[in-house]
RNA sequence: GGGCCCGUGGUGUAAGCGGAAGCACGCUUCUCUGUGACAGAUGAGGUGCGAGUUCGAGUCUCGUCGGGUCCA
Numbered sequence: 001g002g003g004c005c006c007g008u009g010g011u012g013u014a015a016g017c018g019g020a021a022g023c024a025c026g027c028u029u030c031u032c033u034g035u036g037a038c039a040g041a042u043g044a045g046g047u048g049c050g051a052g053u054u055c056g057a058g059u060c061u062c063g064u065c066g067g068g069u070c071c072a
Stems, first nucleotide, its partner, number of pairs: 001071007010025004019055001027043001029041003048064005
């Protein structure tokens, strides 16, 4: 320098053909308990960034950033 793959709450991981994002752990608050743990209930929190296509984008296109891998 070139090709390919990945990027989703704090962490890990889903989302057949584009119809608006779920699960587990963790965290908040409450109940329970003498206190804590466990358990139950409740709530907050996310699509790397910028454009484009579309009525509609996590998903498709382009650029860019970061990581991985292969070639030179």
RNAcentral holds the sequence, with entries from ENA and MGnify. This is a predicted structure of a 72-nucleotide RNA (transfer RNA) from an Actinomycetota bacterium. The coordinates come from a structure-prediction model, not an experiment, and the mean pLDDT is 81. Rfam family: tRNA. By type it is a transfer RNA. The source organism's lineage runs through Bacteria, Bacillati and Actinomycetota.